[in-house]
């Protein structure tokens, strides 16, 4: 320098043909226990990577930025 693929909860990841964002671990609180762990149930937790287009509506489609991964080139 060029492509490609990624970015969604504290982690790891899902999200159908645009139509009001989900799991599981983690956390809090309760249940159970003599008590601890395991187990079980309940809450809470999200500007969907940033900025802009289209649309009656965008995590979803387009364009540009940033950050990560891979692969290719060119210099030496």
């Nucleotide at each position: 320098g060029c492509c490609a693929c990624c970015a969604u909860a504290g982690c790891u990841c899902a999200g159908u043909u645009g139509g009001u964002a989900g799991a599981g671990c983690a956390a809090a609180c309760g249940a159970u226990u003599c008590g601890u762990a395991a187990u079980c149930g309940u809450u809470a937790g999200g500007u969907c990577g940033u900025g802009g287009g289209u649309u009656c509506g965008a995590c979803u489609c387009c364009c540009a930025c940033u950050g990560g991964u891979g692969g290719c080139u060119c210099c030496a």